[in-house]
Predicted 3D model of a 393-nucleotide part of an RNA (large-subunit ribosomal RNA, domain III) from Desulforudis audaxviator. The coordinates come from a structure-prediction model, not an experiment, and the mean pLDDT is 81. RNAcentral holds the full RNA, with entries from ENA.
Context: one part of a larger RNA
RNA sequence: AAGUAAGCGAGAAGGCAGGUGAGAAUCCUGCCCGCCGAAAGCCUAAGGUUUCCUGGGGAAGGCUCGUCCGCCCAGGGUAAGCCGGGACCUAAGCCGAGGCCGAAGGGCGUAGGCGAUGGACAAGCGGUUGAGAUUCCGCUGCCACCGGGUGGCCGUUUGAGGAUGGAGCGACGCGGAAAGGUAGGCUGAGCGCGUGAUUGGUAGAGCGCGUCCAAGCCGGUAGGGUGUGGGACAGGCAAAUCCGUCCCGCGUUAGCCUGAGAGGUGAUGGGGAGGGAAAUCCCAGUACCGAAGCAGCCGACCCUAUGCCGCCAAGAAAAGCUUCUAACGAGGACACCAGGUGCCCGUACCGCAAACCGACACAGGUAGGCGGGGUGAGAAACCUAAGGCGCGC
Numbered sequence: 001a002a003g004u005a006a007g008c009g010a011g012a013a014g015g016c017a018g019g020u021g022a023g024a025a026u027c028c029u030g031c032c033c034g035c036c037g038a039a040a041g042c043c044u045a046a047g048g049u050u051u052c053c054u055g056g057g058g059a060a061g062g063c064u065c066g067u068c069c070g071c072c073c074a075g076g077g078u079a080a081g082c083c084g085g086g087a088c089c090u091a092a093g094c095c096g097a098g099g100c101c102g103a104a105g106g107g108c109g110u111a112g113g114c115g116a117u118g119g120a121c122a123a124g125c126g127g128u129u130g131a132g133a134u135u136c137c138g139c140u141g142c143c144a145c146c147g148g149g150u151g152g153c154c155g156u157u158u159g160a161g162g163a164u165g166g167a168g169c170g171a172c173g174c175g176g177a178a179a180g181g182u183a184g185g186c187u188g189a190g191c192g193c194g195u196g197a198u199u200g201g202u203a204g205a206g207c208g209c210g211u212c213c214a215a216g217c218c219g220g221u222a223g224g225g226u227g228u229g230g231g232a233c234a235g236g237c238a239a240a241u242c243c244g245u246c247c248c249g250c251g252u253u254a255g256c257c258u259g260a261g262a263g264g265u266g267a268u269g270g271g272g273a274g275g276g277a278a279a280u281c282c283c284a285g286u287a288c289c290g291a292a293g294c295a296g297c298c299g300a301c302c303c304u305a306u307g308c309c310g311c312c313a314a315g316a317a318a319a320g321c322u323u324c325u326a327a328c329g330a331g332g333a334c335a336c337c338a339g340g341u342g343c344c345c346g347u348a349c350c351g352c353a354a355a356c357c358g359a360c361a362c363a364g365g366u367a368g369g370c371g372g373g374g375u376g377a378g379a380a381a382c383c384u385a386a387g388g389c390g391c392g393c
Base pairs, nucleotide, nucleotide: 014032015031016030017029018028019027033390034389035388036387041370042369043368047350048349051348052076053075054074055073056072057071061069062068081142082141083346084345085344086343088119089118093114094113095112099108100107101106123140124139125138126137127136143342144341145340146339148337149336150335151334153332154331161328165324166323167322168321169320173311174310175309176308179304180303181302184298185297186296187295188294190211191210192209193208194207195206212270213269216265217264218263223258224257225256226255227250228249229248230247231246232245233244235243236242274289275288312315356365357364372384373383374382375381
């Protein structure tokens, strides 16, 4: 040069009034306007690790401002038998007693173990805080174990029961189609509550809002699957009454197994549009009261369903459950009733983002679930609900 040029990070957009304050375009409140709405809303995993809430602050951080903040200071906040993980199981992979190998460090690997992204496994609805809730509270349930009571049953050498052992289930691919439901939605001259009166016109079939609820228990439907009894046996590393193979009798629809949902109950409960106080400060749409709750239609990618049909490239394991016997073995299992016990870790908040990964309050990236209405084939596109925002000059 010069406080000049340039920049202030998506062109979704702000305006006005009131409040607070030393100070306000920027903080708070109200009204209006605008933007997203398969998202720019909601839940959750990873990751972050106090950023959450309340009170206070105004140096720095905030691309301006700042009375404000994910900033600073202080105090507070995360409550579980049933959610997720552990006290259960195994996959890839990893570790690995002995062992094998290797100058050394070490490598591989049997038994055994670890390891969810899988299997197994008991809770729902509502209320509540400034901040937590399937965790607290209310109500209604469920699971395991412990001891007690009641009841009948089986068994003691004619052996009940009994496993780290046998067997079955667990147990699985890809593609396709139809059905029955449910969630959800729409409409209503139905139902309930509220509300509208003199206007250009409307008291009307007006207008607005609402028109619900879980697990569990009972029930056993639409649908799906399936032979049963006896005998024999050298197979299932021992045994077996189990499984398997073979033979015989009786059987093709009954029986049995499985199975959504409806319905009933749960519920004399909850929630609910709306109505709505008192109170000198704080303490209000709060406390409290509380109506209707039906019908028709649309309709899932969810449930029945690990189903059914088709196909060839033929599609985890273990625990667990059921059953069989072995050693052993004298008591054992079951049903109901009431009672008791129930450990450890996570739980705040962000989570398509200003809180994660990108040096930044960065137009980038980030797994899964929900995702309403109108038009539409549609999760496209446009408009919009709930909800959230107007992107910090």